RNA sequence: AGAGGUUGAUUCUGGCUCAGGAUGAACGCUAGCUACAGGCUUAACACAUGCAAGUCGAGGGGCAGCGCAGUGUAGCAAUACAUGGGGCGGCGACCGGCGCACGGGUGCGUGACGCUUAUCCGACCUUCCCGUUACUCUUGGAUAGCCUUCCGAAAGGGAGAUUAAUACAGGAUGGUAUUCAAAUUCCACAUGUUAUUUGAAUUAAAGAUUUAUCGGUAACGGAUGGGGAUGCGUGACAUUAGAUAGUAGGCGGGGUAACGGCCCACCUAGUCCACGAUGUCUAGGGGUUGUGAGAGGAAGGUCCCCCUCACUGGAACUGAGACACGGUCCAGACUCCUACGGGAGGCAGCAGUGGGGAAUGUUGGUCGAUGGUCGGAAGACUGAACCAGCCAAGUAGCGUGAAGGAUGAAGGUUCUAUGGAUUGUAAACUUCUUUUAUACGGGAAUAAAACCACCUACGUGUAGGUGCUUGUAUGUACCGUAUGAAUAAGCAUCGGCUAACUCCGUGCCAGCAGCCGCGGUAAUACGGAGGAUGCGAGCGUUAUCCGGAUUUAUUGGGUUUAAAGGGAGCGUAGACGGGAUGUUAAGUCAGUUGUGAAAGGCUGCGGCUCAACCGCAGCACUGCAGUUGAUACUGGCGUCCUUGAGUGCGGUUGAGGUGUGUGGAAUUCGUGGUGUAGCGGUGAAAUGCUUAGAUAUCACGAAGAACUCCGAUUGCGAAGGCAGCACACUAAGCCGCUACUGACGUUGAGGCUCGAAAGUGUGGGUAUCAAACAGGAUUAGGUACCCUGGUAGUCCGCACAGUAAACGAUGAAUGCUGGUCAUUGGCGACAUAUUGUCAGUGACUGAGGGAAACCAUUAAGCAUUCCACCUGGGGAGUACGCCGGCAACGGUGAAACUCAAAGGAAUUGACGGGGGCCCGCACAAGCGGAGGAACAUGUGGUUUAAUUCGAUGAUACGCGAGGAACCUUACCCGGGCUUGAAAUGUGCAUGACUGUUGGGAGAGAUCCCUUCGUCCUUCGGGCAUGCAUGUAGGUGCUGCAUGGUUGUCGUCAGCUCGUGCCGUGAGGUGUCGGCUUAAGUGCCAUAACGAGCGCAACCCUUGCCGCCAGUUGCCAUCAGGUGAUGCUGGGCACUCUGGCGGGACUGCCAUCGCAAGAUGUGAGGAAGGUGGGGAUGACGUCAAAUCAGCACGGCCCUUACGUCCGGGGCUACACACGUGUUACAAUGGGGGGUACAGAAUGCAGCUGGGCGGCGACGUCCGGCCAAUCACCAAAUCCCCUCUCAGUUCGGACUGGAGUCUGCAACCCGACUCCACGAAGCUGGAUUCGCUAGUAAUCGCGCAUCAGCCAUGGCGCGGUGAAUAAGUUCCCGGGCCUUGCACUCACCGCCCGUCA
Repeated sequence: AGAGGUUGAUUCUGGCUCAGGAUGAACGCUAGCUACAGGCUUAACACAUGCAAGUCGAGGGGCAGCGCAGUGUAGCAAUACAUGGGGCGGCGACCGGCGCACGGGUGCGUGACGCUUAUCCGACCUUCCCGUUACUCUUGGAUAGCCUUCCGAAAGGGAGAUUAAUACAGGAUGGUAUUCAAAUUCCACAUGUUAUUUGAAUUAAAGAUUUAUCGGUAACGGAUGGGGAUGCGUGACAUUAGAUAGUAGGCGGGGUAACGGCCCACCUAGUCCACGAUGUCUAGGGGUUGUGAGAGGAAGGUCCCCCUCACUGGAACUGAGACACGGUCCAGACUCCUACGGGAGGCAGCAGUGGGGAAUGUUGGUCGAUGGUCGGAAGACUGAACCAGCCAAGUAGCGUGAAGGAUGAAGGUUCUAUGGAUUGUAAACUUCUUUUAUACGGGAAUAAAACCACCUACGUGUAGGUGCUUGUAUGUACCGUAUGAAUAAGCAUCGGCUAACUCCGUGCCAGCAGCCGCGGUAAUACGGAGGAUGCGAGCGUUAUCCGGAUUUAUUGGGUUUAAAGGGAGCGUAGACGGGAUGUUAAGUCAGUUGUGAAAGGCUGCGGCUCAACCGCAGCACUGCAGUUGAUACUGGCGUCCUUGAGUGCGGUUGAGGUGUGUGGAAUUCGUGGUGUAGCGGUGAAAUGCUUAGAUAUCACGAAGAACUCCGAUUGCGAAGGCAGCACACUAAGCCGCUACUGACGUUGAGGCUCGAAAGUGUGGGUAUCAAACAGGAUUAGGUACCCUGGUAGUCCGCACAGUAAACGAUGAAUGCUGGUCAUUGGCGACAUAUUGUCAGUGACUGAGGGAAACCAUUAAGCAUUCCACCUGGGGAGUACGCCGGCAACGGUGAAACUCAAAGGAAUUGACGGGGGCCCGCACAAGCGGAGGAACAUGUGGUUUAAUUCGAUGAUACGCGAGGAACCUUACCCGGGCUUGAAAUGUGCAUGACUGUUGGGAGAGAUCCCUUCGUCCUUCGGGCAUGCAUGUAGGUGCUGCAUGGUUGUCGUCAGCUCGUGCCGUGAGGUGUCGGCUUAAGUGCCAUAACGAGCGCAACCCUUGCCGCCAGUUGCCAUCAGGUGAUGCUGGGCACUCUGGCGGGACUGCCAUCGCAAGAUGUGAGGAAGGUGGGGAUGACGUCAAAUCAGCACGGCCCUUACGUCCGGGGCUACACACGUGUUACAAUGGGGGGUACAGAAUGCAGCUGGGCGGCGACGUCCGGCCAAUCACCAAAUCCCCUCUCAGUUCGGACUGGAGUCUGCAACCCGACUCCACGAAGCUGGAUUCGCUAGUAAUCGCGCAUCAGCCAUGGCGCGGUGAAUAAGUUCCCGGGCCUUGCACUCACCGCCCGUCA
């Protein structure tokens, strides 16, 4: 000293939480010693038992008890027993004196002169103590006790007789006592008072013991203790605003120690209160204690001071002192005793008990010390006090060992990448020490003094000295010796804040949590373990206080938008207030005096071994009061001034206000005319009006309300508000001049007045409009938006009401502080262009301010004064109470409970049925399809022993699968194996196993029998098998643990960085703007300048040309040959092949443009504006897909979730969907004839030709490992036929017969032939593809593959269109901008109801 947490991120506001310190504490775990201090915070609840206040015989009468002398008996005696009339020591009870009012406890009550501090008593008292003065004479009668007797259970009481005193009483004396009267005198702030004199009245006393004292009485003084009065200070609530009759005061009395309504009679009617009376609630106050930098805020236990109380309430007595804790009386409650008649008691003294409670100790020892009471003293008493006991409840100190010791030992635990790491110098081991512990021995101080005895000195009651006696704690502290590391460590935490990390278990469960939050199968946050961190005889938790919190802000905050300016004005109290001068000295400042108890605090010194603790000294105690000064400032009291303020004079402005008139347009209604079928209304309609004549139109009339244009960032007003015109009354501002007053000012709690709209009462008025209401629509519904009507109301008078986003969300006033532009009113200057000044109204910008947005001479700047208001969100402007109101309602205005946020401004994105610009087969314009049929295929669903698994909007569904009859295969049923079907290390054993021949069992895997053969070697070994072991194996789970790969947005034009600049910051700028582009493509502009990933280009292919090279390709020229053919020689010109180059760049022209570039049926060119196609996919999004392609972490199975085999299934089938094929026909079908490709592929292959078969195909001969051989087109074109029909369309389905592949076509293959000949006649809503060699249409090839369910996928060529040249709309996307309470981002957020 700060930190966490609102957000995607930022900044601010603001609350919540944490880290610190503390405690009379409690609880949990743990515990060695010592010292000091502490210990019912709750029930002022009730208390058994013991003790806590007595003492004096030197006041008294006495003699119950004890003892002695004396006497008697026994005895020589010691001794024993008996007696013993107070004679003695002493002494129960009694009379008397003093004490019991202290000490000790408690905090109920008390918001008070109770306490604190200061002052006063000229209004008072004071036992014992000290000093001074004086005195202490005399007399008397009782009474308790004892004795006798009576009553009562007891407690206790009555009667009689007798007796003493330092008990009581009478008399005497007495003064400086008290009271009264009078005179003189000193002093003082008032009542007063000092001194002196005179007179009158009223008051004293006690003795004791014995020789020296102690007492007694009166008076004065002191000291001590008390009583009273006053100032300041000392809680909460105003949702307590009025309280008060002894109340306030006076005269006179009473009472008191004393003043006083303290009490009483009479008189007056006052007194207190917003500076908070009265009431209610809570509470003992202070010194001090904790905290805090301080100011403060909180507390008042222990110790000290004061107060209060003593079972509850009341009362007095005694006394110096009480209205009395262990006294009395009365009443009450409770407990106890009782003979039922009546009595006794009071722990908030010390212990202790019960109870309450989270919780607080021994029924201890001693008067040795300190202190108290009594006593002449010895002494007695003392739960005051001093000690001890219990308790980690606190503070302080000490210890549980120290040094060395690395094979970083072993073992264990834990982790691990299996190498190791860690526990850990820790241990062992070596050396050392002995505090503490145990045992033994020694052993204090506290005793200063006092008593007693004696001595000395003198000042004769003091001082000094000697001896003797007195110690609870205590045989304690302390010291010494011996033994031996010996007797002694835990608690909490480890996600961030906050120091400290891993494994296992658990699986939104169990649980944690101070805040944020953690836990849903890899939890550093739960539980355990290992390790670590912190503190340590303690450690954590809980509770409470201060701090942090400047989060109540005096120090030290705010109010435009975060909480917060009153709706506005006038004005009371109050607060604040211009210049000069004088005076005063209240505030203020300085000196000084008193006080501010001690303890405590701080500093220094000292004592316990240290420290805590304790002692001494100093300082401080920031305060209050007195006194002496100062006089700048503030205040009080005077005198003056004019600039603040006001008045006057002269002008001027305006929707300022009130009242009375008046005007035209419009609207509606009425009457009449013209006129005919609709009008009206809406997105579209309907309700409504209308042939009884509407709407429309003309004329006239009536009514009420509002004032077009001018009109404006205009003007006026305190605000609300104010608008046709005229008049009357009235208010205000401003300007000019400077005549007058002389601070008269500012603000303003309460108070008063004004106060939009709606609303209320009453009386008018009512044209329009129009809550409520009615009807019609809309809608899923529609108590709404829209339409047709329509009542209060809207208007006026009077009276209420008193609120608004009453807003500039900005209180009023004054002064100061840069500019530019515009405008309203006035006055000047002037050259009539302009310009100065005062007062307003606006815009923009600067300094400055602000969290920012923004404000900025009209401040939200810099200052001053006054008022109002705020202190997290919700609950709530609610409830209750009070006030106001006719009511509606308004004003004032909480709490319980609940949350960790709520909020402001700005930023990035996403979003909008916001805006602008742009693009895309996105739409439009077209062509062809899908959706209807049959079939194929995939999916869902259902079924099943199994129908294996995955993919599921776009971005799953002819997808993984580019080939499920067995195999594949992962699924099901059944049968087998268990180091295993395959891989590998080690050990042991064998030299065979394998192979080969044949046979048997079995569904097969497999098992059994049998024939042949009997390993190689470089001698190291290799190879194979069996057994054992470490391992294997898993298409089991998790794609939300992952790698890799892929889809999609999207081939969309975007995504970023460095430096600089701007911003407190998140961020922005760059990347925006204008033009342009397919493009963030480029140009221009520009606080940006550059760069990167994307775009483009580079790459492949295709289109043109050239060069090079010619075999298997080609054949123009030459030659040969055939029925025919580049067939042959030859050639490489052409085609072609395949390598290298060229070519296209808006280069040229014209127009437009600054440029970039655009345009043109431009030129040229094979190709023209990225020529066509492909590959190429930025930062990222979807926890997108895949653990079953592969790899991989973790988990799971291990005679099975592994593996082998046979069979079945993946091919099921009421149904639904996707993708396709074939069609529905004549642009066609059928038959015959016929032309032209490209790209591929081929030896378990492609196959030519011949022959056979209707055909699938079979068979024979042959070619080709390929520019050589083979496979090779179909639409097309020509001819014939069919003639609009379920057909010569269509071909499903079915029957029969076959072919081929294969171990095997039943489930479950393809193909061929014959026969059969279904649905279907162009397809609803809706929807898909395509912009040119494209769509459409036609066939061909390839991969997989024994075969094939291929109509699929990937390629190839043939034929070959239509339409658009646009961007209103749908969808998707890009850029800019705007709004936002969204950021998981509109599939968002959020409100209500119900559970």
This is a predicted structure of a 1395-nucleotide RNA (small-subunit ribosomal RNA) from an uncultured bacterium. The coordinates come from a structure-prediction model, not an experiment, and the mean pLDDT is 84. It matches the Rfam family "Bacterial small subunit ribosomal RNA". Its family is annotated with structural constituent of ribosome and ribosome in the Gene Ontology.